Order: sequence, then C1' cells, then structure tokens
RNA sequence: GCCCUUGUAGCUCAAUGGUUAGAGCAGCGGACUCAUAAUCCGUUGGCUGUAGGUUCGAAUCCUACCGAGGGCA
Repeated sequence: GCCCUUGUAGCUCAAUGGUUAGAGCAGCGGACUCAUAAUCCGUUGGCUGUAGGUUCGAAUCCUACCGAGGGCA
C1' cells in the first nucleotide's frame, strides 16, 4: 500500500428495513439471614464509532473517514 472481518448499556452479546433497540453479568433498592454469601423480586443505564446518502421508514442497505483484529506484499 491492497483486501477481508468487526464497532450496539460498565463487560459479554442479541435484534427480518417497520411497536418504545433487548438479554445475561455488573451497579442500585428491597425480600430472606444474627450477619455475610447464595437465592428471589424490582430498577437505573444507549443519540447503535463519526459524517453523508438511499428509503415513507435505517442499528440493519450504500459511500467516505476513524478505531480494533486478521491476511497478502
């Protein structure tokens, strides 16, 4: 330099172009316990990497850029 994959909650990951983007863990509150852990219940947290484009509608499709991983030279 070229090519491929990838970027969503604090972490690990879902989500067919169409309801208000969800789950587990973590955090917070509560129940239980003499107390802690475990367990159970509830709950907070997201402008889906950035900027444009297509579309009635974009996390999803297209382009460029940025970050990460890999391949070729």

Predicted 3D model of a 73-nucleotide RNA (transfer RNA) from a Pyrinomonadaceae bacterium. The source organism's lineage runs through Bacteria, Acidobacteriota, Blastocatellia, Blastocatellales and Pyrinomonadaceae. It matches the Rfam family "tRNA". Its family is annotated with triplet codon-amino acid adaptor activity in the Gene Ontology. RNAcentral holds the sequence, with entries from ENA. The same sequence occurs in records of 2 taxa.